[in-house]
RNA sequence: AGGGGCGUAGCUCAGUUGGAAGAGCAGCGGUCUCCAAACCCGCAGGUCGCAGGUUCGAGUCCUGCCGCCCCUGCCA
Numbered sequence: 001a002g003g004g005g006c007g008u009a010g011c012u013c014a015g016u017u018g019g020a021a022g023a024g025c026a027g028c029g030g031u032c033u034c035c036a037a038a039c040c041c042g043c044a045g046g047u048c049g050c051a052g053g054u055u056c057g058a059g060u061c062c063u064g065c066c067g068c069c070c071c072u073g074c075c076a
Base pairs, nucleotide, nucleotide: 001072002071003070004069005068006067007066010025011024012023013022019056027043028042029041030040049065050064051063052062053061
């Protein structure tokens, strides 16, 4: 320098053909218990890496950039 993959909740990840964001764990509250844990019920938690573009509408499509990983190459 070229190519590819990934980036979504605190963590691990879904999100199909563009119709507007979810699960498990963790956290908080409740239930239960002599107490606690487990189970069960509920709640909260998101600039979807950043910035632009296309579109009535973007996590999803396009462009640039950033970070991580892999492959190829160049110089020494």

RNAcentral holds the sequence, with entries from ENA. The RNA shown here (transfer RNA) has 76 nucleotides and comes from a Dehalococcoidia bacterium. It matches the Rfam family "tRNA". By type it is a transfer RNA. The organism belongs to Dehalococcoidia, within Bacteria.